[in-house]
Predicted 3D model of a 65-nucleotide RNA (Fluoride riboswitch aptamer (crcB RNA motif)) from an Alphaproteobacteria bacterium.
């Protein structure tokens, strides 16, 4: 110097914020939704505020005062 492995920390998981998890990334990467047309690009259409539970908080949809 290079490699590998723990552990604590640091990102990330298609729209906000908490608390528990789980899992990927690592000097750069992990990440950057789905469907239809198109040779590509444009162009149309549609789900959901979670990765998964859960509160909050915004939207949206259904019925009642």
């Nucleotide at each position: 110097a290079u490699u590998c492995u723990g552990a604590c920390g640091g990102g990330g998981g298609a729209u906000g914020g908490g608390g528990u998890u789980c899992c990927c990334c690592a000097g750069a990467a992990a990440c950057c939704g789905c469907c239809c047309u198109u040779u590509a690009c444009c162009g149309g259409g549609c789900u959901g505020a979670u990765g998964a539970c859960u509160c909050c908080u915004g939207c949206g949809g259904c019925g009642c005062c």
Of the family's consensus pairs, 100% are formed in the model.